[in-house]
RNA sequence: AAUCCAUCAAGACCGGCAGAGGGACAGGCCCGUUGAAGCCGGGGCAGCCUGCCGAGGGGUAACCCGCGGGAAAGGUGCCAAAUCCUGCGGCGUGCGGAUGUUUCCACGGCCGGAAGAUGGAAU
Numbered sequence: 001a002a003u004c005c006a007u008c009a010a011g012a013c014c015g016g017c018a019g020a021g022g023g024a025c026a027g028g029c030c031c032g033u034u035g036a037a038g039c040c041g042g043g044g045c046a047g048c049c050u051g052c053c054g055a056g057g058g059g060u061a062a063c064c065c066g067c068g069g070g071a072a073a074g075g076u077g078c079c080a081a082a083u084c085c086u087g088c089g090g091c092g093u094g095c096g097g098a099u100g101u102u103u104c105c106a107c108g109g110c111c112g113g114a115a116g117a118u119g120g121a122a123u
Base pairs, nucleotide, nucleotide: 003121004120005119006118007117008116013042014041015040016039017038021031022030023029025087026086027085028084043079044078045077048075049074050073052069053068054067056065057064058063083115088112089111090110091109094107096105097104098103
């Protein structure tokens, strides 16, 4: 790096160095000299993986599979705003505009997807 699986409306900040950017991309809207990114130190959140307990399924067996619970030692992750919102498609209804009707456009709602992030699996 490509593939597959799971999750993404909850939660959690201080100090030092540094000095203008940052929120993936685009548009919007925000954060930032009352100090951005980055680096270092400490703290915290969460509970994906390993390790613990329980019941179950598969297997002759070794063992494998998912489920529930608990813990926070180890491996990661995270600590503005829903993944900040929207980006593609579908379905109602509401409001507004255009229209003679049909219908169309914009905004708001719901569902799914895409993209992204994180973890895990296997190569």